[in-house]
RNA sequence: CGCUUAUAGAGAAAGGUAGAGGGAAUAGACCCGCUGAAGCCUUAGCAACCUGACACUUAGUCAAGGUGCUGCAUUCUACUCGUAAUCGGUCGGGAAAGAUAAGCU
Repeated sequence: CGCUUAUAGAGAAAGGUAGAGGGAAUAGACCCGCUGAAGCCUUAGCAACCUGACACUUAGUCAAGGUGCUGCAUUCUACUCGUAAUCGGUCGGGAAAGAUAAGCU
């Protein structure tokens, strides 16, 4: 890099450094940013996939070692199905793509 499975409208920021971008990519929209973006470092926190302890037949409680995360629903839309409506694009489901975890080659 690729494949499989699971999850996602919940949650959690300060400081230092840096100096113009950032919200994955393409397009559009909407936002964040010199009252300081990305990146890097420190500290703090969130969560509970793996893990450990307890419970023991039902998926519970506690911890936090390995990851991950800490603006906005995965920021929203794009493809498809249904629906309201009747050319305006509404609402809902799904797919695709991406993210994270665990496993596999």
Predicted 3D model of a 105-nucleotide RNA (SAM riboswitch aptamer (S box leader)). The coordinates come from a structure-prediction model, not an experiment, and the mean pLDDT is 80. The sequence was found by an Rfam model in a public genome assembly.